[in-house]
Context: one part of a larger RNA
């Protein structure tokens, strides 16, 4: 390299954007750069290979020929690809109308609960547990009313239900603001898809600088269990968890399925549209589009499944794998304030 792969055996990049690059709808012209075709030229000898010869044969060795996939010029062909010019409307994309939504930010405002404080009633236990006990409590606790304070979540609505690229997002209002879906004609005229490097976002923990701290809690503390018991329980509890700004850049970041576009039986449920029928109006029905589930034909598949949301069938473009350990180590670069990221071996061994 030429080939087989990537759900669960190794192996989809955590996600988007998007330059180089690759790839590219459909009509007509030109052009002849890729492509085909003819012809010259050159393509060292030796060897390969064919057909003959010599050494008693054979390895050997000669002699002829062919072939030498290739490059150069020249002529000629124009379907396909390119480039050059003109056009199209399906892909795309903007406009109008109407919809859905926990998408995103900032500000406000509620209410239930838990802890804490006053303050009243009340009196002897409370709280944990398999059971206990550590611990609260006559200096009046737990229980309960009544007022305050503070912080974080936001029961029910709730739903293999929305919505986001993906990490994610759930009380209420407002103010800014991204996407999306249908319809219906217009309008631009391939403007498209992917995407090395590169920017951007990226749960939790963690870190820095000021704040905040109700509950919950790594560390620690102290009871208990045990043979111990650096736990599983229980009783404290400080980091954190929360704001805000700067940083980390990880994940079982999973659908362990990468993006797009095209095609290929159906059945049912659900969330958003439009249309039709029907009705005083609606519900139901039927067609249609977009989402999201479940069952399944064919197909495919080691099987498990997986089946129009494909793992069928096919094109495009990107990443990625190659036996176990060593080892996501070491040794370099690089990024970070620092834990640490990122790239990423080898000897040895089986």
């Nucleotide at each position: 390299c030429u080939g087989g792969g990537c759900g669960u055996a190794a192996a989809g990049g955590g996600a988007g954007c998007g330059c180089a690059g690759g790839c590219g709808g459909u009509u007509g012209a030109g052009u002849a750069a890729g492509u085909c075709u003819a012809a010259a030229g050159u393509g060292g000898a030796a060897g390969c290979c064919u057909g003959g010869a010599g050494c008693u044969u054979a390895a050997c060795u000669c002699c002829a020929g062919a072939a030498g996939u290739g490059c150069u010029u020249u002529g000629g062909a124009u379907a396909c690809u390119g480039c050059u010019c003109a056009g199209c409307u399906u892909g795309a994309g903007u406009a109008u109308g109407c919809c859905a939504g926990a998408g995103g930010a900032a500000a406000g405002c509620g209410g239930a609960a838990u802890u804490c404080a006053g303050g009243g009633u009340g009196u002897a236990g409370c709280g944990g547990u398999g059971a206990a006990a550590u611990g609260c409590u006559u200096a009046g606790a737990u229980a309960u009313c009544c007022u305050g304070a503070g912080g974080a979540a936001c029961a029910c609505c709730g739903g293999u239900g929305g919505c986001g690229a993906a990490a994610g997002c759930g009380g209420c209002u407002u103010u800014c603001u991204g996407g999306g879906g249908c319809a219906u004609u217009a309008c631009u005229g391939a403007c498209g898809c992917u995407c090395a490097g590169g920017c951007u976002c990226g749960a939790a923990a963690g870190c820095g600088u000021g704040g905040g701290g109700a509950g919950c809690a790594a560390a620690c503390a102290g009871g208990a269990u045990u043979a111990g018991a650096u736990a599983c329980c229980c009783u404290g509890g400080u980091a954190g968890u929360c704001c805000a700004c700067g940083c980390c850049u990880u994940a079982a970041a999973c659908a362990u399925u990468g993006u797009g576009c095209a095609c290929u039986a159906g059945g049912u449920g659900u969330g958003g549209g439009a249309g039709g029928u029907u009705u005083c109006g609606a519900c139901c029905c039927c067609u249609u589009c977009c989402g999201u589930g479940c069952c399944g034909u064919a197909g495919c598949u080691a099987a498990c499944g997986c089946a129009u949301u494909a793992a069928g069938u096919g094109c495009a473009c990107c990443g990625c794998c190659u036996g176990g350990g060593g080892a996501g180590u070491a040794c370099g670069g690089u990024c970070g304030c620092a834990a640490g990221g990122c790239u990423g071996a080898a000897a040895c061994u089986c």